[in-house]
The RNA shown here (Bacterial RNase P class A) has 390 nucleotides and comes from an uncultured Alteromonadaceae bacterium. Rfam family: Bacterial RNase P class A. It is annotated as a ribozyme. It was read from a public genome assembly, where an Rfam model found it. Its mean pLDDT, the model's own confidence on a scale to 100, is 76.
RNA sequence: AGAGUUGGCCAGACAAUCGCUGCCUGACUAGCAUUCGUGCUAUUCAGGGGGAGGAAAGUCCGGGCUCCAAAGGGCAGGGUGCCAGAUAACGUCUGGGCGGCGCGAGCCGACGACAAGUGCAGCAGAGAGGAUACCGCCUAAGCAUUAAUCUUCGGAUUAACGCCGGUAAGGGUGAAAGGGUGCGGUAAGAGCGCACCGCACUGCUGGUAACAGUAUGUGGCAGGGUAAACUCCACCCGGAGCAAGACCAAAUAGGGUUCCAUACGGCGCGGCCCGCGUUGGAACCGGGUAGGUUGCUUGAGCCAGUGAGCGAUCACUGGCCUAGAUGAAUGAUUGUCAUUUUUGCUUUCGAGUAAAAAACAGAACCCGGCUUAUAUGGCCAACUCUAACU
Numbered sequence: 001a002g003a004g005u006u007g008g009c010c011a012g013a014c015a016a017u018c019g020c021u022g023c024c025u026g027a028c029u030a031g032c033a034u035u036c037g038u039g040c041u042a043u044u045c046a047g048g049g050g051g052a053g054g055a056a057a058g059u060c061c062g063g064g065c066u067c068c069a070a071a072g073g074g075c076a077g078g079g080u081g082c083c084a085g086a087u088a089a090c091g092u093c094u095g096g097g098c099g100g101c102g103c104g105a106g107c108c109g110a111c112g113a114c115a116a117g118u119g120c121a122g123c124a125g126a127g128a129g130g131a132u133a134c135c136g137c138c139u140a141a142g143c144a145u146u147a148a149u150c151u152u153c154g155g156a157u158u159a160a161c162g163c164c165g166g167u168a169a170g171g172g173u174g175a176a177a178g179g180g181u182g183c184g185g186u187a188a189g190a191g192c193g194c195a196c197c198g199c200a201c202u203g204c205u206g207g208u209a210a211c212a213g214u215a216u217g218u219g220g221c222a223g224g225g226u227a228a229a230c231u232c233c234a235c236c237c238g239g240a241g242c243a244a245g246a247c248c249a250a251a252u253a254g255g256g257u258u259c260c261a262u263a264c265g266g267c268g269c270g271g272c273c274c275g276c277g278u279u280g281g282a283a284c285c286g287g288g289u290a291g292g293u294u295g296c297u298u299g300a301g302c303c304a305g306u307g308a309g310c311g312a313u314c315a316c317u318g319g320c321c322u323a324g325a326u327g328a329a330u331g332a333u334u335g336u337c338a339u340u341u342u343u344g345c346u347u348u349c350g351a352g353u354a355a356a357a358a359a360c361a362g363a364a365c366c367c368g369g370c371u372u373a374u375a376u377g378g379c380c381a382a383c384u385c386u387a388a389c390u
Base pairs, nucleotide, nucleotide: 001386002385003384004383005382006381007380008379009378010377012337013336014335015334016333017332018331020051021050023048024047025046026045027044029042030041031040032039033038053360057371058370060369061368062367063366064365065241066240067239068238072274073273074272075271077237078236079235080234081233082096083095084094085093086092097111098109099108100107101106112232113231117230118229119226120225134171135170136167137166138165142163143162145160146159147158148157149156150155179197180196181195182194183193184192198221199219200218201217202215203214204213205212206211245294246293247292248291255285256284257283258282259281260280265279266278267277268276301320302319303318304317305316306315307314308313339358340357341356342355343354344353345352346351
């Protein structure tokens, strides 16, 4: 100097003018109530303090909270899947183990079980899983043919080929073919035997554990792959959701029709059963209202310091209160300054100056995560690799 990896931060600032809106205080006016002190409501005005994010997005997970409902058990169904921790909880996060990728800093993992069972793998190939013999190698004994030699003319020997038989070492097919290399052995071969590696089991050592190391250990030892195939195993899981729910006011038609049932029944709790509670239910047609208040923002809250921990995080102390709208407020203009980029000009090559541009995107009960978008974005710190110089 360049190229990368990981973590954190920012998402312009200040001022003026005008405007919107919650809350608090005060004033005027009007209405209602009144115990005659005043209180409440509404309009307007004045002052004060606030007012949209790192993702508010997705609705993918987990909860708080509300209701079913006054408590449960099981089946089915769903979720997770190495170990140990954090957390209210999680499919999240932290640390570690193993595996894979990268020169490396680092990154990724849907990471229990195929020896419980069932399934799946086109084509090629003999054969794709308790699966095999296409080429090849061997061929003792037995059957058959041909040639040669010998012959005591009964036949015998040798060679070749065929049948029968053996084999899975070599070759072929394929992504993948009952572990690999070497030596011995064999008719030829094969863990058939042996050595080493691999695999399984056992012991010892380290570690909370996953696991790692080790032993002149034991054993010739698996019938491959696939479970983001069905399945089995371990653990976990009610449902619906703020349009949940609660209260007030008002209005209508406490309407009509049909069906089921008689407590051994019906209804309720996502499906089913048991159990529990309750005592009538279900469907359709028609009519009225759809207004207001609340839930609604003090929270598993935020900031700082100290301590513990590798860390996620936790504890203590102190400080702070930071939107609450409801067809939906949180804005507009001007000026100055700042950051980055592009272009032009100048330059003592340090830089200066002018113009232009600057993202993704908007709360709706709240919170913890994950995922996605983000200017040719910016800033800070640590680490890795390459090149050059000292």